[in-house]
C1' cells in the first nucleotide's frame, strides 16, 4: 500500500406501503415511513426487465430501472492471514 471479517464504531441512504406534486406510461421529486444496504455513492457502457411508438412476427426507435447483473469511477473502518 493492496487484498481481507457473520468484527467493532460513528454517521449515510430508505423497499412496502401513505400523502403531495411531475410524466402518455415504465417512473420521478418533496414530507411521512422502515424492508433492507459498506458503496442501496455517482455513471445507461454491456446484458436484463419495464414502459412508449412505429413496423409487422420479432425488429427498429425513443424513454425508465445504478434496490436485477457485470463493467467504470469516488470512497469509511480493516482482524487473523
Nucleotide at each position: 500500500u493492496u487484498c481481507g471479517a457473520a468484527a467493532a464504531a460513528u454517521g449515510g441512504c430508505a423497499a412496502a406501503c401513505c400523502c403531495c406534486g411531475g410524466g402518455u406510461a415504465a417512473c420521478c421529486g418533496g414530507g411521512g415511513g422502515a424492508c433492507g444496504c459498506a458503496a442501496a455513492g455517482c455513471c445507461a457502457c454491456g446484458g436484463g426487465u419495464c414502459c412508449u411508438g412505429a413496423a409487422u412476427a420479432u425488429u427498429c426507435a425513443g424513454g425508465a430501472u445504478a434496490g436485477c447483473c457485470g463493467g467504470g469511477u469516488u470512497g469509511c473502518c480493516g482482524a487473523a492471514g